[in-house]
Molecule: Guanidine-I riboswitch aptamer
Organism: Acinetobacter qingfengensis
RNA sequence: CAAAAAGUGAUCUAGGGUUCCGAUGUUGCCACAAGUAGCAUGACUGGACCGAGAGAUGACGGUUCGUAAGAACUACACGGAGGGAUAAAAGCCCGGGAGGU
Numbered sequence: 001c002a003a004a005a006a007g008u009g010a011u012c013u014a015g016g017g018u019u020c021c022g023a024u025g026u027u028g029c030c031a032c033a034a035g036u037a038g039c040a041u042g043a044c045u046g047g048a049c050c051g052a053g054a055g056a057u058g059a060c061g062g063u064u065c066g067u068a069a070g071a072a073c074u075a076c077a078c079g080g081a082g083g084g085a086u087a088a089a090a091g092c093c094c095g096g097g098a099g100g101u
Base pairs, nucleotide, nucleotide: 007060008059010057011056012055015050016049020047021046022044023041024040025039026038027037028036029035061074062073063072064071065070076096078099082094083093084092
């Protein structure tokens, strides 16, 4: 300096916020309550949602061996700032990037 299957997808988790539902507060209508509409709150453990290259577990794929069935292997991985998407945020995306070792 360069190459690599360092592949694809699924279900989850850490994590993440607030469009929607719910919760809470408040205001209007209402004699009160209930109900309903608006606004605010994610320093609301909820439903739902987003979600890891460097998290988990299957599946497919790949390599080698094997007549076949099938077996083994599929390693390692410190990391900003900034920007982007969505309603919004993030271990999401830029990105196994810059940089560092």